A computed fold for a 73-nucleotide RNA from Pedinomonas minor, annotated as transfer RNA. RNAcentral holds the sequence, with entries from ENA. Its Rfam family is "tRNA". The prediction has a mean pLDDT of 81. The source organism's lineage runs through Eukaryota, Viridiplantae, Chlorophyta, Pedinomonadales and Pedinomonas.
RNA sequence: GCCUCCUUGGCACAGUCGGUAGCGCAUUUCCAUGGUAAGGAAAAGGUCGCCGGUUCAAGUCCGGCAGGAGGCU
Repeated sequence: GCCUCCUUGGCACAGUCGGUAGCGCAUUUCCAUGGUAAGGAAAAGGUCGCCGGUUCAAGUCCGGCAGGAGGCU
């Protein structure tokens, strides 16, 4: 220098054919217990890495940039 893949709550990850984002763990509250852990119920937490483009509509498609992983020379 070139090629491929990844980037989504605090953490690890889903998200189908473009239709406004979810599971688990963790956190908070409640239930329950003599009490704690385990368990049950609920809640909060995300402008989907950044900047543009296409579209009525983008986490998803296109371009550029940044970061990470691997490969080729």